[in-house]
RNA sequence: UCAGGGGACCGGGCGGCCGCGGCCUGCGCAAGCAGGGCGAGGAAAGUCCGGGCUCCACGGAACAACGGUGCCGGGUAACGCCCGGCGGCUUCUGCUUCGGCAGGAGUUAGGGAAAGUGCCACAGAAAGAAUACCGCCUGCCUUUGGGCGGGUAAGGGCGAAAGGGUGCGGCAAGAGCGCACCGCGCGACCGGCAACGGCCGCGGCACGGUAAACCCCACCGGGUGCAAGACCGAAUAGGGGCGGCAUAUGGGCCUGUUCCGGCUCGUCGCCCGGGUUGGUCGCUUGAGGCGAAGGGCAACCUUCGUCCUAGAGGAAUGGUCGCCGAUCCCCUUUUAGGGGUGAACAGAACCCGGCUUACAGGUCCCCUGGCAUU
Numbered sequence: 001u002c003a004g005g006g007g008a009c010c011g012g013g014c015g016g017c018c019g020c021g022g023c024c025u026g027c028g029c030a031a032g033c034a035g036g037g038c039g040a041g042g043a044a045a046g047u048c049c050g051g052g053c054u055c056c057a058c059g060g061a062a063c064a065a066c067g068g069u070g071c072c073g074g075g076u077a078a079c080g081c082c083c084g085g086c087g088g089c090u091u092c093u094g095c096u097u098c099g100g101c102a103g104g105a106g107u108u109a110g111g112g113a114a115a116g117u118g119c120c121a122c123a124g125a126a127a128g129a130a131u132a133c134c135g136c137c138u139g140c141c142u143u144u145g146g147g148c149g150g151g152u153a154a155g156g157g158c159g160a161a162a163g164g165g166u167g168c169g170g171c172a173a174g175a176g177c178g179c180a181c182c183g184c185g186c187g188a189c190c191g192g193c194a195a196c197g198g199c200c201g202c203g204g205c206a207c208g209g210u211a212a213a214c215c216c217c218a219c220c221g222g223g224u225g226c227a228a229g230a231c232c233g234a235a236u237a238g239g240g241g242c243g244g245c246a247u248a249u250g251g252g253c254c255u256g257u258u259c260c261g262g263c264u265c266g267u268c269g270c271c272c273g274g275g276u277u278g279g280u281c282g283c284u285u286g287a288g289g290c291g292a293a294g295g296g297c298a299a300c301c302u303u304c305g306u307c308c309u310a311g312a313g314g315a316a317u318g319g320u321c322g323c324c325g326a327u328c329c330c331c332u333u334u335u336a337g338g339g340g341u342g343a344a345c346a347g348a349a350c351c352c353g354g355c356u357u358a359c360a361g362g363u364c365c366c367c368u369g370g371c372a373u374u
Stems, first nucleotide, its partner, number of pairs: 001370010012324007020039002023036005041345001045356002048354005053225001055223002066221005071085005086110001087108009111216002116214002118210003133156002135152007164182006183205001184203004189198003229281004239272007250265005288307008328340005
């Protein structure tokens, strides 16, 4: 200096004018006026997890059902989040006795397949206590082309996967049939809190894969969502009570009129309780931000100091002008100059911790590799 990867941060600036929503102060009876100060994000988003808070339900416990989580340790209020490890897988580098070993990076939905069930497409002879297509060995027959049997999983072929791998021995040919190493299983010892690792012995291999298939095991889980919920309560209409006045041979309704019949009752004042419009609270001081010191590999924790930083509610946080401008595009006389464009994703709605998704451009730090120079 270039490329790639990871992490942290920023994500238009300054000024004038006109506005909007809260708060404080002053003036004012009030309406309001004046001044000051504050006013979106890293994701305010998706509403996917975990909590606070709220109301509803609920006597306790166990079991079942349903949903979720799933290596180990730690962090946290908690989590399916985060950190650090372990194991597996992929890749790179180095070494190698060519079997592997060591280191770096990335990734991982990683309990149980020796309880049971299911599935394993296509291809292939055969896909699970399986299988003989070609080949190999061998018996019988033969028209000498081969046919019918038996053995065989070393070789070929199919497949994601063929009932351990490599080598030597062995055999009619073969085969864990025997042996060595590796793998696998079981047991002891050592190290580690643990996951697990190391080492020794035994076993000839029994136990293919699949549980984001059913299932089994362990653990966790009531529902609701600030339009939650609590409070105050107008006019008017309607309900109830008390009192005053009025009274039925009356008024109103039952389709227009009459008769008969049925049902029903006025007005004023005071009081009570419920509801609607509306208002207040919930509402933003909180597992809070910043800085320092200390502890820890880290996530994070402790102590001290300091700060208050939207609170609206059909919903304010805006518009316009000037100067400057990242980026991108075009042109040229290319260490540069000129012209144009004029800032990504996006918009709080009770509040926190995460995850996921979107994001023009810029700054800083770390790691890996290339090139150049010393």

Predicted 3D model of a 374-nucleotide RNA (Bacterial RNase P class A) from Sphingomicrobium sp. The gene name in the source record is rnpB. Rfam family: Bacterial RNase P class A. Rfam links the family to the GO terms ribonuclease P activity, dimeric ribonuclease P complex and tRNA processing. Taxonomically the source falls in Sphingomicrobium (Bacteria, Alphaproteobacteria, Sphingomonadales, Sphingomicrobiaceae).